[in-house]
RNA sequence: CGGGCUGUAGCGCAGUUUGGCUAGCGCGCCUGCUUGGGGUGCAGGAGGCCGCAGGUUCAAGUCCUGUCAGCCCGACCA
Numbered sequence: 001c002g003g004g005c006u007g008u009a010g011c012g013c014a015g016u017u018u019g020g021c022u023a024g025c026g027c028g029c030c031u032g033c034u035u036g037g038g039g040u041g042c043a044g045g046a047g048g049c050c051g052c053a054g055g056u057u058c059a060a061g062u063c064c065u066g067u068c069a070g071c072c073c074g075a076c077c078a
Base pairs, nucleotide, nucleotide: 001074002073003072004071005070006069007068010027011026012025013024020058029045030044031043032042033041051067052066053065054064055063
């Protein structure tokens, strides 16, 4: 320098192919009940403008362009 993959809640992920109403799951966290207390169980709750910027569209996590970071492969130099 070229190509590919990944980026979504504190952590791990789904959703992207085929755009559609308020973005979900598990674990964790908070509150209450349960218990003598812890754990377990039950009920409720907080937390993400989907890496960033721009574009297309009535509508974008999803499509297009640029860009950043990580990983992998290749080339170049030595």
Transfer RNA from a Bacillota bacterium, 78 nucleotides, folded computationally. It was read from a public genome assembly. Rfam family: tRNA. It is annotated as a transfer RNA. The coordinates come from a structure-prediction model, not an experiment, and the mean pLDDT is 82. NCBI's taxonomy places the organism under Bacteria, Bacillati, Bacillota.